This is a predicted structure of a 73-nucleotide RNA (transfer RNA) from an uncultured bacterium.
């Protein structure tokens, strides 16, 4: 230098070829317990890496850029 893949909650990851952003773990509160842990219930937590474009509508499609991983030279 060229090619491919990845980037979504604090962490690990789903999201089915565009139509309400989700799970597990973690956090907080409550129930339970003499108390803690565990269990159960509830709640909070998101600029879907950035910018632009297409569209009635974009995490998803297109372009450019950033970061990470791998391959080739």
């Nucleotide at each position: 230098g060229c090619c491919g893949c990845c980037u979504u909650a604090g962490c690990u990851c789903a999201g089915c070829u565009g139509g309400u952003a989700g799970a597990g773990c973690g956090a907080u509160a409550g129930u339970u317990u003499u108390g803690u842990a565990a269990a159960c219930u509830a709640u909070a937590g998101g600029u879907c890496c950035u910018c632009g474009g297409u569209u009635c509508a974009a995490a998803c499609c297109c372009g450019a850029g950033a970061g990470g991983c791998g391959g080739c030279u």
Model confidence (mean pLDDT): 81 of 100. It matches the Rfam family "tRNA".